Model confidence (mean pLDDT): 87 of 100. Predicted 3D model of a 349-nucleotide part of an RNA (small-subunit ribosomal RNA, central domain) from an uncultured bacterium. The full RNA is in RNAcentral, with records from ENA. It matches the Rfam family "Bacterial small subunit ribosomal RNA".

Context: one part of a larger RNA
RNA sequence: UUGGGCGUAAAGGGCGCGUAGGCGGUUUGACAAGUCUGAUGUGAAAUCUCUGGGCUCAACCCAGAGUCUGCAUUAGAAACUGUCGGGCUUGAGUAUGGGAGAGGUGAGUGGAAUUUCCGGUGUAGCGGUGAAAUGCGUAGAUAUCGGAAGGAACACCUGUGGCGAAAGCGGCUCACUGGACCAUAACUGACGCUGAGGCGCGAAAGCUAGGGGAGCAAACAGGAUUAGAUACCCUGGUAGUCCUCGCCCUAAACGAUGUCGACUGGUUGUUGGGGGUUUGACACUCUCAGUAACGAAGCUAACGCGUGAAGUCGUCCGCCUGGGGAGUACGGCCGCAAGGUUAAAACUC
Numbered sequence: 001u002u003g004g005g006c007g008u009a010a011a012g013g014g015c016g017c018g019u020a021g022g023c024g025g026u027u028u029g030a031c032a033a034g035u036c037u038g039a040u041g042u043g044a045a046a047u048c049u050c051u052g053g054g055c056u057c058a059a060c061c062c063a064g065a066g067u068c069u070g071c072a073u074u075a076g077a078a079a080c081u082g083u084c085g086g087g088c089u090u091g092a093g094u095a096u097g098g099g100a101g102a103g104g105u106g107a108g109u110g111g112a113a114u115u116u117c118c119g120g121u122g123u124a125g126c127g128g129u130g131a132a133a134u135g136c137g138u139a140g141a142u143a144u145c146g147g148a149a150g151g152a153a154c155a156c157c158u159g160u161g162g163c164g165a166a167a168g169c170g171g172c173u174c175a176c177u178g179g180a181c182c183a184u185a186a187c188u189g190a191c192g193c194u195g196a197g198g199c200g201c202g203a204a205a206g207c208u209a210g211g212g213g214a215g216c217a218a219a220c221a222g223g224a225u226u227a228g229a230u231a232c233c234c235u236g237g238u239a240g241u242c243c244u245c246g247c248c249c250u251a252a253a254c255g256a257u258g259u260c261g262a263c264u265g266g267u268u269g270u271u272g273g274g275g276g277u278u279u280g281a282c283a284c285u286c287u288c289a290g291u292a293a294c295g296a297a298g299c300u301a302a303c304g305c306g307u308g309a310a311g312u313c314g315u316c317c318g319c320c321u322g323g324g325g326a327g328u329a330c331g332g333c334c335g336c337a338a339g340g341u342u343a344a345a346a347c348u349c
Stems, first nucleotide, its partner, number of pairs: 003321004007303002012317001014201004021194003025088007033081002035077008048066007091191001092188003095184004103177007110154001115149007125136002162169002206247002209244003215241002220236004258316001260314004266294011298305002322349003331342004
């Protein structure tokens, strides 16, 4: 390599949009590129296989047949693939009518709490710990009442609840705005799926510039602990955490499970919608879309998965191929940098 695989053994790209390419519903007609059949030409000889023959056998040699799996031309076939044309509605989309939601962006606004400041009351402690000390406090702290400032986060509601492609999203109000779901079956008529490159988004930390800075808190300082203690504990505390413009592009970016579609027993809870039943609500029941728990068959090395599959199949992409060396070196590309990405080998077991 042929293969075999990718939840946990090596292996699903962090997520989407989409180019080329690959794949593609149903019916009908035509064409005949793929496909299939026949014929002709060619496919040198030797070699190879079979048959026969010649050296006393064999190796070897000779003859005939086959093979040379191919290519070209030509004549046909029309099921499948393809191409072109005509139709269809189940896939996909549109329309109309609904309700749900922490989906996104911007602006405004609210209360609780922490801290600081001002004023009142008030007096000797407060704070902290396993115990302490550093620290704060008679220049009046802690506590308590009133007022002010400022920043950040939104208790209860809150829910294996909801929304989003993922990252992620939670006080309230307004404006703008994306998507999904249900019902109707009116319209378009395969317009679809996937997606190498490419483009966009992408937690936290980090970077640039300018703001902001309450609390928390890498670094740092001090106090403890300890044999030591560059820690765990305590008192402080700067970047940072927050905002705006621009970068960075990583993660146990996890469901460690790529996407889309089809098929295959059930039970229970819950979210959003619809139908039936009912005078109506409740309850019951059916159904679609999610989200969970348990489980038939089946699968799995086992654990477990089990109509939301890791079952049974199809499409396209990504990835793996013993451990270490190493996600490293070198080179390329990207980045302000930090670094990211692509990605070996020697050697060794």